Annotation: The prediction has a mean pLDDT of 78. This is a predicted complex of two RNAs, RNase P RNA and transfer RNA, with 429 nucleotides together.
RNA sequence: GAGUCGGCCGGACAGUCGCGGCAUUCUUCGGAAUGCCGAGGAAAGUCCGGGCUCCGCAGGGCAGGGUGCCAGGUAACGCCUGGGCGGCGUGAGCCGACGGAAAGUGCAACAGAGAGCAGACCGCCGAUGGCCCCGCAAGGGGAUCAGGCAAGGGUGAAACGGUGGGGUAAGAGCCCACCGCGAGUCGGGCAACCGACCGGCACGGCAAACCCCACCCGGAGCAAGACCAAAUAGGGGAACGAUGGCGUGGCCCGCGCCGUUCCCGGGUUGGUUGCUUGAGCCAGGCGGCGACGCCUGGCCUAGAGGAAUGACUGUCACGCCGCAAGGCGCACAGGACCCGGCUUACAGGCCGACUC
RNA sequence: GCCGGAGUAGCUCAGCUGGUAGAGCAGCUGAUUUGUAAUCAGCUGGUCGGGGGUUCGAUUCCCUUCUCCGGCU
Numbered sequence: 001g002a003g004u005c006g007g008c009c010g011g012a013c014a015g016u017c018g019c020g021g022c023a024u025u026c027u028u029c030g031g032a033a034u035g036c037c038g039a040g041g042a043a044a045g046u047c048c049g050g051g052c053u054c055c056g057c058a059g060g061g062c063a064g065g066g067u068g069c070c071a072g073g074u075a076a077c078g079c080c081u082g083g084g085c086g087g088c089g090u091g092a093g094c095c096g097a098c099g100g101a102a103a104g105u106g107c108a109a110c111a112g113a114g115a116g117c118a119g120a121c122c123g124c125c126g127a128u129g130g131c132c133c134c135g136c137a138a139g140g141g142g143a144u145c146a147g148g149c150a151a152g153g154g155u156g157a158a159a160c161g162g163u164g165g166g167g168u169a170a171g172a173g174c175c176c177a178c179c180g181c182g183a184g185u186c187g188g189g190c191a192a193c194c195g196a197c198c199g200g201c202a203c204g205g206c207a208a209a210c211c212c213c214a215c216c217c218g219g220a221g222c223a224a225g226a227c228c229a230a231a232u233a234g235g236g237g238a239a240c241g242a243u244g245g246c247g248u249g250g251c252c253c254g255c256g257c258c259g260u261u262c263c264c265g266g267g268u269u270g271g272u273u274g275c276u277u278g279a280g281c282c283a284g285g286c287g288g289c290g291a292c293g294c295c296u297g298g299c300c301u302a303g304a305g306g307a308a309u310g311a312c313u314g315u316c317a318c319g320c321c322g323c324a325a326g327g328c329g330c331a332c333a334g335g336a337c338c339c340g341g342c343u344u345a346c347a348g349g350c351c352g353a354c355u356c
Numbered sequence: 357g358c359c360g361g362a363g364u365a366g367c368u369c370a371g372c373u374g375g376u377a378g379a380g381c382a383g384c385u386g387a388u389u390u391g392u393a394a395u396c397a398g399c400u401g402g403u404c405g406g407g408g409g410u411u412c413g414a415u416u417c418c419c420u421u422c423u424c425c426g427g428c429u
Stems, first nucleotide, its partner, number of pairs: 001356009011316007019038008040332001044343002047341005052221004059253004064217005069083005084098001085096004099212002104210002106206002121153002123149003128146002131142004161179006180201001181199002184197005225273004235264006244258004280299008318329004357428007366381004375412001383399005405421005
């Protein structure tokens, strides 16, 4: 100098005016005074996972949905940690929906000879059999009819192992070496997987196509739900009717309750609670590579009506412009039942470790 | 706040299991008519809301994001 990873902050102080909640006191019952507290790392998107509440329990089956290398952490997860494998980078490091294509079904437009146990357009050969020529014969030569081949060219995203050598008429795992591959053997590892030996070339791609395998998921959501108060006539009409209907489930079983549905007409649509002490935060110690767990001590930190948490002035800090005086700017954005994550937005700054 | 749905031509909509994006109306040109409308023939017009991924190939499958609409007291 260039970079990688992790953590943190994201204006400070003073003054003036103002707002919300709670407690105490006063009050002319309208309110006032004093004290304490009053947004974030994402409060956001609502994409996952839980707590909590109701549906009797959340039970069985089908359907449906989700996750997907292995092991662990956790209340749980699609999150996190460690490891494996693959890819990128000189490196520190980063990225990965990363089970199964040898269970089955299916897909591959156009081009191309052939697109899945395929195929011969150009091409190579024509050893063998036949044809022609030379030759008395042995044999030699030629064309390429039968036929052989898939090396090379060409098409395509993809052409039935790759590279090199041997071999051959030309060729070919036909043979050999290395690489690849394997439902083989042995060893290491809890496992994913790795290493060595062996085998022989059979088995292409797509599962963010259906599917298979393993594991997980009952539904709804604080506008859940509970309580108090108020109101009321269980009115009139129609339809269906207990192998039925309802109980918020997609369906069936199971369980509980019982006449149900629609129309007309009428009543109430106020208040309290749920509500913030919680898988909480801080400090120290111990165990673990780590995520995390355990112990001890300390702290209380928004709870509203959907609406509050602000504005102005001065000084300082930071950035830009300017010789200077000075001017301008100071991100993204704001709770609403509560937590754990992920993702997205974010001016600028600080600290630590590491690499070239 | 919670839950659900939709973005494709100027407008309204198709596009089912991935393979060159279509229809109607509108617009333009020509024909017909004395002229216009109607009718007939032809043409133009698309970042499939944006970004990324899977695949040989994405409007379609997956993730993320933006905008709009609806329901629940």